[in-house]
Predicted 3D model of a 71-nucleotide RNA (transfer RNA) from a Candidatus Woesearchaeota archaeon. Rfam family: tRNA. About the family: Transfer RNA (tRNA) molecules are approximately 80 nucleotides in length. By type it is a transfer RNA. The RNAcentral record of the sequence draws on ENA. The coordinates come from a structure-prediction model, not an experiment, and the mean pLDDT is 81.
RNA sequence: GCUGUAGUGGCGUAAUGGUAGCGUUCAAGACUGUGGAUCUUGAGGCGCGGGUUCGAUUCCCGCCUACGGCC
Numbered sequence: 001g002c003u004g005u006a007g008u009g010g011c012g013u014a015a016u017g018g019u020a021g022c023g024u025u026c027a028a029g030a031c032u033g034u035g036g037a038u039c040u041u042g043a044g045g046c047g048c049g050g051g052u053u054c055g056a057u058u059c060c061c062g063c064c065u066a067c068g069g070c071c
Base pairs, nucleotide, nucleotide: 001070002069003068004067005066006065007064010024011023012022013021018054025043026042027041028040029039030038047063048062049061050060051059
C1' cells in the first nucleotide's frame, strides 16, 4: 500500500428496512433475625460524518479504532 471481518448500555451478546431484545451489573421493593439466594419493578446502548428511503442498527460512500490476510 491492497484486502477481509468487527464496532450496539459499565461488561458480554442478538436483532438480514418497520416499537433495539437477552444475560450480567446497578437502584428500589418483596422475602429473611441479618446477609446471601430467589422473585418483582426500574435505570442504562446502535463508533463518527454524509447519502438512499415514507422509514436505516440494517443498504451505499468516506473517516476512526481493533483484529486477521496478501505484499